[in-house]
RNA sequence: GGGUCCUUAGCUCAGCGGUUAGAGCAGUUCGCUCAUAACGAAUUGGUCGUCGGUUCAAAUCCAACAGGACCCACCA
Numbered sequence: 001g002g003g004u005c006c007u008u009a010g011c012u013c014a015g016c017g018g019u020u021a022g023a024g025c026a027g028u029u030c031g032c033u034c035a036u037a038a039c040g041a042a043u044u045g046g047u048c049g050u051c052g053g054u055u056c057a058a059a060u061c062c063a064a065c066a067g068g069a070c071c072c073a074c075c076a
Base pairs, nucleotide, nucleotide: 001072002071003070004069005068006067007066010025011024012023013022018056027043028042029041030040031039049065050064052062053061
C1' cells in the first nucleotide's frame, strides 16, 4: 500500500428500514437471613464510533474519516 470483517449500556452481545433501542452480567435500593452468600422484587445506566448523504422514516442502506482484528503485497 491492497482486501475482508468489527465498533450498540460499565462488560459480553442481540437487534438486518416503521411500537418507546433490548437481554445477560454488573451497579443501587428493598425483601429474605442471627449475619454473609445465594435467591426474590424494584430500579439506574445509551445522543447506536464521528461527520455527511439517501428516504415520509436510519442503530439498520451509501460515502468519507477514526479506532480495532485478520489476510496479502512491498521494503531493508

Predicted 3D model of a 76-nucleotide RNA (transfer RNA) from a sheep gut metagenome. The RNAcentral record of the sequence draws on MGnify. It matches the Rfam family "tRNA". Rfam links the family to the GO term triplet codon-amino acid adaptor activity. The prediction has a mean pLDDT of 81.